[in-house]
């Protein structure tokens, strides 16, 4: 340089053929408990890497940039 994959909450991630962005741990409450741990329940957190273009709608699709990781040269 060329070409392939991926970038979603602090982390691990799901998200189908474009049509309300969810789960776990973590954090904060509280409930049980003699106390803590475990367990149970709420709640809290997201410009979906950036900027643009298609669409009535874009995480999803097209193009550029940017960053991980891979192959060729």
């Nucleotide at each position: 340089g060329g070409c392939c994959u991926c970038g979603u909450a602090g982390c691990u991630u799901a998200g189908c053929c474009g049509g309300u962005g969810g789960a776990g741990c973590a954090g904060u409450c509280g409930g049980c408990u003699g106390u803590u741990a475990a367990c149970c329940g709420a709640c809290c957190g997201g410009u979906c890497g950036c900027c643009a273009g298609u669409u009535c709608a874009a995480g999803u699709c097209u193009g550029g940039c940017c960053g991980a990781g891979g192959c060729c040269g």

Predicted 3D model of a 73-nucleotide RNA (transfer RNA) from a Candidatus Nanoarchaeia archaeon. It matches the Rfam family "tRNA". The family's RNA type in Rfam is transfer RNA. The coordinates come from a structure-prediction model, not an experiment, and the mean pLDDT is 81. NCBI's taxonomy places the organism under Archaea, Nanobdellati, Nanobdellota, Candidatus Nanoarchaeia. The sequence is in RNAcentral, with records from ENA.